A computed fold for a 242-nucleotide part of an RNA from a Candidatus Woesearchaeota archaeon, annotated as large-subunit ribosomal RNA, domain VI.

[in-house]
Context: one part of a larger RNA
RNA sequence: UGCGCAAUGUCUGAAAGGAAGAAGCAUUUAGUACGAGAGGAACGAUGCUUCGUCGCCUCUGGUCGACCAGUUAUCUUACAAGGUAUGCUGGGCAGCUACGCGAUAAGGGAUAAUGGCUGAAAGCAUCUAAGCCAGAAACCCUCCUUGAAAAGAGACAUGAGGAAUACUCAUAGAAGAUGAGUUUGAUGGAACUGGGGUGUAAGCACCAAGGUAACGAGGUGUUCAGCCUGCAGUCCCCAACA
Numbered sequence: 001u002g003c004g005c006a007a008u009g010u011c012u013g014a015a016a017g018g019a020a021g022a023a024g025c026a027u028u029u030a031g032u033a034c035g036a037g038a039g040g041a042a043c044g045a046u047g048c049u050u051c052g053u054c055g056c057c058u059c060u061g062g063u064c065g066a067c068c069a070g071u072u073a074u075c076u077u078a079c080a081a082g083g084u085a086u087g088c089u090g091g092g093c094a095g096c097u098a099c100g101c102g103a104u105a106a107g108g109g110a111u112a113a114u115g116g117c118u119g120a121a122a123g124c125a126u127c128u129a130a131g132c133c134a135g136a137a138a139c140c141c142u143c144c145u146u147g148a149a150a151a152g153a154g155a156c157a158u159g160a161g162g163a164a165u166a167c168u169c170a171u172a173g174a175a176g177a178u179g180a181g182u183u184u185g186a187u188g189g190a191a192c193u194g195g196g197g198u199g200u201a202a203g204c205a206c207c208a209a210g211g212u213a214a215c216g217a218g219g220u221g222u223u224c225a226g227c228c229u230g231c232a233g234u235c236c237c238c239a240a241c242a
Base pairs, nucleotide, nucleotide: 005159007158008157009156010155011154015146016145017144018143021051022050023049024048025047026046027045028044034039052104053103054102055101056100060098061097062096063095067091068090069089070088071087072085073084074083075082076081093230107141108140109139114134115133116132117131166182167181168180169179170178187239188238189237191234192233193232194231195229196228197227198226203222204221205220206219207218210215
C1' cells in the first nucleotide's frame, strides 16, 4: 500500500514449522500354549523407571552485590552511628533456578516389502491382467505453534467515529512492541496495617573473673526487641497535568 465501509471484536484455515517423543523394568497373561520330559513363551492389560522436550516455583536444594547480624584493618567520630577494603563469616524473603514439581494419552486413513481371496489370458495352475483383503516407529490426520497479503486478498457480529502520541506504570521488555491505569482513579510513590527476613538494637538498671582503685571482657532485664522489606491490603497525602 492492498484486502472498494472508520473501527473494534470473534472466527475459518490455504500454507509453514515440531522429533516430541525414545527406551527399559516389574506384575499379570502363566508354570498356560508348546513339549514324553527337561524346560518354557507371546498378543494384550496394569504399574513404574531412565533419557529427551515443554512448562512451573507449592515443597526440597542452590543463588540472593535488596536486607539483618557477628567480626578484622583503617578513617570520621561521643564508647553512639557510619565510610572504604565488592573485606571475611552466619543467615536470608521476592526473583532466577535444578538437584525440585507437573505434562508428554489414545486412535484413524491410505500404503511399502510381504502374506492372501477370487480369477482368466493358457478348460489346469497362478496374489494380477480386471476386482478385493490384510499389512510398518516411515506418509496423511489426530496433538502443539504461526497463520487473511491465501491477488480466488475469506466469514460473522456491532456499526459512525476511531486510533496513536503524551503522562503513572508492569503480569511485558534490547529498541519497537505487549499489557494495566490516567481523578467516574488504587497505576506508581509516601504513610499505616498485615505477612516475611534477621535474631533481641541504643540508652538505662543490675550482676560480673580480676584489680588498692580507676576500670572491667562478658551476662541478665527492659526486648519475639531494633532494623529492613522488590509481597498483600487500606488510604487520594503526592504524581497520572497539559
The full RNA is in RNAcentral, with records from ENA. The source organism's lineage runs through Archaea, Nanobdellati and Candidatus Woesearchaeota. The prediction has a mean pLDDT of 81. Rfam family: Archaeal large subunit ribosomal RNA. For this family Rfam cites "The comparative RNA web (CRW) site: an online database of comparative sequence and structure information for ribosomal, intron, and other RNAs" (Cannone et al., BMC Bioinformatics, 2002).